Overview:
A computed fold for a 67-nucleotide RNA from uncultured Sulfurovum sp., annotated as c-di-GMP-I-GGC riboswitch aptamer.

[in-house]
RNA sequence: AAAAAGCCAAACCUCCCGUAAGAGAGGGGCGGAAAGCCACGGGUCUUCCUUAAGAUAGCCGGGUUGC
Repeated sequence: AAAAAGCCAAACCUCCCGUAAGAGAGGGGCGGAAAGCCACGGGUCUUCCUUAAGAUAGCCGGGUUGC
């Protein structure tokens, strides 16, 4: 690098939780090779914008585990 066998699972739809961003489950499959995990730094998004609180790891960086 190729092959084989596998893994994860975007948008969208349904149910459900949440004020919301969005999360979970089922279907689905755009893609990925850490698209496993962590909210530490930056970015973006939401709100009851208080003294703020929350979401996003499939936005970037970093840490850590695995192949």
The source organism's lineage runs through Bacteria, Campylobacterota, Epsilonproteobacteria, Campylobacterales and Sulfurovum.
Its Rfam family is "c-di-GMP-I-GGC riboswitch aptamer". The family has 40 seed sequences and 1,298 matches in Rfam 15.1.